[in-house]
RNA sequence: UAUUGUAAAUAGCAAACUUGUCGAAAGGCAGGGGCGCAAAGCUACGGGUCUAAUGCUUCCGUUCGGAAGCGAUGAUCGCCGGGUUGCCAUU
Numbered sequence: 001u002a003u004u005g006u007a008a009a010u011a012g013c014a015a016a017c018u019u020g021u022c023g024a025a026a027g028g029c030a031g032g033g034g035c036g037c038a039a040a041g042c043u044a045c046g047g048g049u050c051u052a053a054u055g056c057u058u059c060c061g062u063u064c065g066g067a068a069g070c071g072a073u074g075a076u077c078g079c080c081g082g083g084u085u086g087c088c089a090u091u
Stems, first nucleotide, its partner, number of pairs: 002091001004089002012037002017032006035078001041084003045081003048076003055070006
């Protein structure tokens, strides 16, 4: 430097659910919790998925509202791929 993750050691992360909080929502953050994870570290770069406030279109209605549709600029790296860094063992 590269391969692999069967067994072991040392540490780490933390799903559902729940409490608080932020957010229009999806979801985020912190505490509890622990399903799992050898990159479940970091990065929204490609694809996917979720959301639809602002905006646009149409309709109702009438000057300010309501309904439907479209639509990321929002979110997800614990959906997959790429990039990048790294522990232990192994060859």